[in-house]
Context: one part of a larger RNA
RNA sequence: GCCGGCGACUCAUAGGCAGUGGCUUGGUUAAGGGAACCCACCAGAGCCGUAGAGAAAGCGAGUCUUCAUAGGGCAAUUGUCACUACUUAUGGACCCAAACCUGGGUGAUGUAUCCAUGACCAGGAUGAAGCUUGGGUGAAACUAAGUAGAGGUCCGAACCGACUGAUGUUGAAGAAUCAGCGGAUGAGUUGUGGUUAGAGGUGAAAUGCCACUCGAAACUAGAGCUAGCUGGUUCUCCCCAAAAUGCAUUGGGGUGCAGUAUUUGACUAGACAUCUAGGGGUAAAGCACUAUUUCGGUGUGGGCCACGAGAGCGGUACCAAAUCGAGGCAAACUCUGAAUACUAGGUAUGGCCUUAAAAUUAAAAAAGAGGGGUCAAAGUCGGCUAGUGAGACGAUGAGGGAUAAGCUUCAUCGUCGAGAGGGAAACAGCCUGGACCACCAGCUAAGGCCCUUAAAUGGCCGCUCAAUAAUAAAGAAGGUAGGGGUGCGGAGACAGCCAAGAGGUUUUCCUAGAAGCAGCCACCCUUGAAAGAGUGCAUAAUAGCUCACUGAUCGAGCUCUCUAGCACCGAAGAUGAACGGGGCUAAGCGAUCUGCCAAAGCUGUAGGAUGUAAAAAUACAUCAGUAGGGGAGUGUUCUGCAUUAGAGGGAAGCCUCUGCGUGAGCGGUGGUGGAUAAAGCAAAAGCGAGAAUGUCGGC
Numbered sequence: 001g002c003c004g005g006c007g008a009c010u011c012a013u014a015g016g017c018a019g020u021g022g023c024u025u026g027g028u029u030a031a032g033g034g035a036a037c038c039c040a041c042c043a044g045a046g047c048c049g050u051a052g053a054g055a056a057a058g059c060g061a062g063u064c065u066u067c068a069u070a071g072g073g074c075a076a077u078u079g080u081c082a083c084u085a086c087u088u089a090u091g092g093a094c095c096c097a098a099a100c101c102u103g104g105g106u107g108a109u110g111u112a113u114c115c116a117u118g119a120c121c122a123g124g125a126u127g128a129a130g131c132u133u134g135g136g137u138g139a140a141a142c143u144a145a146g147u148a149g150a151g152g153u154c155c156g157a158a159c160c161g162a163c164u165g166a167u168g169u170u171g172a173a174g175a176a177u178c179a180g181c182g183g184a185u186g187a188g189u190u191g192u193g194g195u196u197a198g199a200g201g202u203g204a205a206a207u208g209c210c211a212c213u214c215g216a217a218a219c220u221a222g223a224g225c226u227a228g229c230u231g232g233u234u235c236u237c238c239c240c241a242a243a244a245u246g247c248a249u250u251g252g253g254g255u256g257c258a259g260u261a262u263u264u265g266a267c268u269a270g271a272c273a274u275c276u277a278g279g280g281g282u283a284a285a286g287c288a289c290u291a292u293u294u295c296g297g298u299g300u301g302g303g304c305c306a307c308g309a310g311a312g313c314g315g316u317a318c319c320a321a322a323u324c325g326a327g328g329c330a331a332a333c334u335c336u337g338a339a340u341a342c343u344a345g346g347u348a349u350g351g352c353c354u355u356a357a358a359a360u361u362a363a364a365a366a367a368g369a370g371g372g373g374u375c376a377a378a379g380u381c382g383g384c385u386a387g388u389g390a391g392a393c394g395a396u397g398a399g400g401g402a403u404a405a406g407c408u409u410c411a412u413c414g415u416c417g418a419g420a421g422g423g424a425a426a427c428a429g430c431c432u433g434g435a436c437c438a439c440c441a442g443c444u445a446a447g448g449c450c451c452u453u454a455a456a457u458g459g460c461c462g463c464u465c466a467a468u469a470a471u472a473a474a475g476a477a478g479g480u481a482g483g484g485g486u487g488c489g490g491a492g493a494c495a496g497c498c499a500a501g502a503g504g505u506u507u508u509c510c511u512a513g514a515a516g517c518a519g520c521c522a523c524c525c526u527u528g529a530a531a532g533a534g535u536g537c538a539u540a541a542u543a544g545c546u547c548a549c550u551g552a553u554c555g556a557g558c559u560c561u562c563u564a565g566c567a568c569c570g571a572a573g574a575u576g577a578a579c580g581g582g583g584c585u586a587a588g589c590g591a592u593c594u595g596c597c598a599a600a601g602c603u604g605u606a607g608g609a610u611g612u613a614a615a616a617a618u619a620c621a622u623c624a625g626u627a628g629g630g631g632a633g634u635g636u637u638c639u640g641c642a643u644u645a646g647a648g649g650g651a652a653g654c655c656u657c658u659g660c661g662u663g664a665g666c667g668g669u670g671g672u673g674g675a676u677a678a679a680g681c682a683a684a685a686g687c688g689a690g691a692a693u694g695u696c697g698g699c
Stems, first nucleotide, its partner, number of pairs: 001699006011091006018084006026048003032042002052059001062074004094232002101222004106217001112196001114194007121186001123155003126151001130147006159183003163180005198214001200210003207216001235633006245258005259388002261385001263383006273347006284336001285334002290330001292328001294326005301319002303316003307312001350375006391416010421432003436607001438605002441603003447597003450582003456594001458593002461590003475569001479566002482563004487558002496553001498551002502526003509519001532547001536545002608623005634688001636685002639682003646676001653672003657668004
C1' cells in the first nucleotide's frame, strides 16, 4: 500500500412541544401489600385541572393601585394519564487523542559520588634533593666528577579516553569500523561487595546522571481527568433552503440575544406598476453668514518727514482696520438646491386557458369589452427545531493610505460562496444564462463567421503603412487624410532663374583705424521701378559676397494659424515568448446593411416528480444547491402472531446468466453447497463505512 473483519449521537431520570391512544359521571396513582415469579387486583397519601388579582391581611368574577368604580395593570378560565418522534437539563453523554496534577509503593546488576576489600600499569628516556671523592677556604660558601633515583616529568604498548577525516545511515552495530589522535606512577585504571531515591539523590557543574526514559524516573490508582482545539462520524429518493450582519461578552477562530432558514398554525389582504401629497439639505451651485484668499479704489488709525511754545496742523511711491469694485475656495460654510431613496394615500391584482365561431380587414396575421376556469405571489402575530455570527471579488458613493496595493473600513447593488452550461486561449467573483430526465430536431444570448474551429476570403463608405492592430506620459515632428479662419494672388501671388540694390556720405561722435556692419546719438535729403545712414558673412581699416526693397521671366494658386481622426519617436530586464498559434495590408480601425454559427437559455416530441389537490381525469406553475430543516422509503440481527408457507425430490451461504424498481434494493434460471428458513403484520436494536498518520488479521 491493497484486501477482509471491527469501528462513532447511546442509556437513565426530570422537563418542553407535536402526533397517536385511554378516560373525560375530571384524569391519575406513589411507596407499600399481593402472589412460587411476573401480572391482575388493592392502596387516593400525593400530583395536574376546576379563579383570579394583591407583598399581605383580607376580598373575589373580579382584584390591585388610589381620597376617588378618575384612569390604569392583571384576570374574567382550564383537561389529564400513557406511548412514540424531536429537543433541553444532569450524568463520560457522538468517537479517538494530550501535555499535566495528586496518592501509593518499586528501582543505584547500567550510570553519579562515597565506603570496604582486592587487582593492574611492556620497554625506553631525563637525571631533583641527598651522599662520596677531588679542587677551594682560616672555616664556610662555592665548584668539578661520580653516586643516587625524585617527578599530577618525557617517548611509547596493554589499559582508559574520544580531537579529525572517511565509511556506515532500511548499519555488521538503536552510536560502530578504519586511518591517524590524547593520557599512560596518577586528581590513574579496574574486579567484587555495599551506601545515598524522586517535594529526592548524586554531580571537578553539562540541567549532566539516577536501567535505550530526566527542566523533574518508571509503574499503578484518581481516570472514560479536561480539551471554546484538530481529525473522523457508515443506506436511498423527494421538497424547501441560509449566514459570514447588529448588540453584549477576560470577547475577538467561542458563546448569548436579535437578524436570516425549515416546518406547523392563526389573521390580514397584497407585490409590481401608475398617479397624488409630503418632509429633507446630499450632488450641483453660491458667497448672504463663518473660515480662508488675490488684485484695484478710498484711507478713521499707526510709522516717517516738516512746521509750531503748546494745543495742533500739513505732507508722504510706507503699514493697515473698515468700506466699495472685480475674481476664487470649504467634510465639520449655506441666500439656494435636484435626480434617486423614503413615508402616506388613491387607482388597479397579474399570468395562462376557455368562451372563439363569426364580424372588421384583399390575404397572412394582429387587436379585442364582458363571462367562466385555473395557477402563482405579499405582510403581521405565534409554536417546535436549526445552521450562521473568518466572507471574497466586481460596480457606484465615501473614510484611511500616496485619489498606491489582488490594501484596509463602511454604505447601496450584483456574482461567487451554495451555480453547472456558452464566451473571455487557459481563468471562484467579468459578459451571457439559472442544469427534473431522454432526443443524431428547431430558434436565439453573450461572443463570433481565412485555417486551426461551427459560421459571409459578405455588401457599401472612409481611415491606417506603423505588422499599428498587446501596454505608457510629459514632450517632439513639412507622416497622412479632413474641418474652420486671416492674409496675398491674371493690376501676375509663392518658389526658382536674369538684372538692379545708387548718390550726398568715409552721416555726426568715439577711435590708432571705425568707410552700412566694435560702440553711442540721430536715422535725414536726392535720383528713381526700387535701394536701410543698412539683414548676415567678411577686412587692420577699405575692398568683396549677400539680404531687405524693385524690374524682367514664369503662369495659378500660395503663406500663416486654430481644430479634431489615424499613425511615428519618446519605449531599457534578466533562457526565446504580452494577437492563443498559423498567418494577415485586411483576416486592422471607424460607420452602416443583410445573412449565418453558437448554450444544459427558449421551442418541439416522449416520460417522471412536487404544489394547488382532494379518488381519478385534467389544467397551470414548479423541480441547480453547501450548512441546515422537513417528507417518504430500503436493508441487517433478534422477538411476537407461530405448534407458520417451505426444505436431503436439496435450506442458508457463494458463483454465472437474466428480469423488475427513480434508488437504497427485490426476484428468477443454472452450478456449488449440505441443514436450516422466505413472505406478511407488529415490536426491539451492539442496525448499513471509504476516509479517523483508525484498529486487528492476511498478502
Predicted 3D model of a 699-nucleotide part of an RNA (large-subunit ribosomal RNA, domain II) from Capsicum baccatum. The source organism's lineage runs through Eukaryota, Spermatophyta, Solanoideae, Capsiceae and Capsicum. The prediction has a mean pLDDT of 81. RNAcentral holds the full RNA, with entries from SILVA.